[in-house]
RNA sequence: AGCGAUCGGCCGCCGCAGCGGCGCCGGGAGCCGGGGACCCACCCGUCCCACCGGGGUGAAUCGCCGCGCCUGAUCCGACCGAGCCGACCCGGCUCGCCGGCCAGGGCAAGGCGUAGGACGACUUUUCCCGUCCGAACCCGUCAGCUAACUCGGCAGGCGCCCAAGGAAGAGGAC
Numbered sequence: 001a002g003c004g005a006u007c008g009g010c011c012g013c014c015g016c017a018g019c020g021g022c023g024c025c026g027g028g029a030g031c032c033g034g035g036g037a038c039c040c041a042c043c044c045g046u047c048c049c050a051c052c053g054g055g056g057u058g059a060a061u062c063g064c065c066g067c068g069c070c071u072g073a074u075c076c077g078a079c080c081g082a083g084c085c086g087a088c089c090c091g092g093c094u095c096g097c098c099g100g101c102c103a104g105g106g107c108a109a110g111g112c113g114u115a116g117g118a119c120g121a122c123u124u125u126u127c128c129c130g131u132c133c134g135a136a137c138c139c140g141u142c143a144g145c146u147a148a149c150u151c152g153g154c155a156g157g158c159g160c161c162c163a164a165g166g167a168a169g170a171g172g173a174c
Stems, first nucleotide, its partner, number of pairs: 009160001011159004019028001030154006040144001053142001054139004062113004068107004075100003080096006116133005122171007
């Protein structure tokens, strides 16, 4: 100097998910989300196309490429089986089975970008720079907004010598 692990704190960060720690109790307050009237919004003309669910939590949407997989019209081919034609044998045709090629269709590991989101350590506004995320799940054919009313949640994860950056302004503390 680099890498890794552990400990630490009334340390910090994402998030509604917290109220110092542990146990019990509580219709404790607080925070977040769903459903749900009037009013409002949408809809309400003609023609064409289409029959694809729709909605919610969340920053987490959309586009392109794509290992690989499934399906697959037509075409080609060997064995076997069935039927038909002809028939002395040989042979021909159709269908089935199997395989190959492949227009088209569907799924998709993963990659690149992107709407959007988070952080850079007293707080905050604008701009720049840097890093990271850009997931997952639920309802079940049903939901615009929404007073009253009503239903549900308060999980999980990460960091601690670091880009703990810069400029301009405002506030606070010492």